[in-house]
RNA sequence: CACACGAAACGGCAAACCCUCCGCGAGGAGGCGACGCAAAGCCACAGGACUCUCCGAGUCAGCUGGGCUACCGAA
Numbered sequence: 001c002a003c004a005c006g007a008a009a010c011g012g013c014a015a016a017c018c019c020u021c022c023g024c025g026a027g028g029a030g031g032c033g034a035c036g037c038a039a040a041g042c043c044a045c046a047g048g049a050c051u052c053u054c055c056g057a058g059u060c061a062g063c064u065g066g067g068c069u070a071c072c073g074a075a
Stems, first nucleotide, its partner, number of pairs: 005073002012037002018031005035062001041068003045065003048060005
């Protein structure tokens, strides 16, 4: 130094409920708020779940797997 890993530290993100807006809807954005998270940063590639104006189109990355990137540095 790199990979792996995840003690500690500095910090980070932000579930549900509620409010406002967008959407037919799943859901999304913002605010509040913290259930949790070592990738709870990003990607819809595979599976899965969900929605609809349904044989097609979409949503979920905080469902599983996979890919890319990243702070710190004990064992």

Predicted 3D model of a 75-nucleotide RNA (c-di-GMP-I riboswitch aptamer) from Deinococcus yavapaiensis KR-236.
The prediction has a mean pLDDT of 90.
Rfam family: c-di-GMP-I riboswitch aptamer. Its family is annotated with cyclic-di-GMP binding in the Gene Ontology.
The sequence is in RNAcentral, with records from Rfam.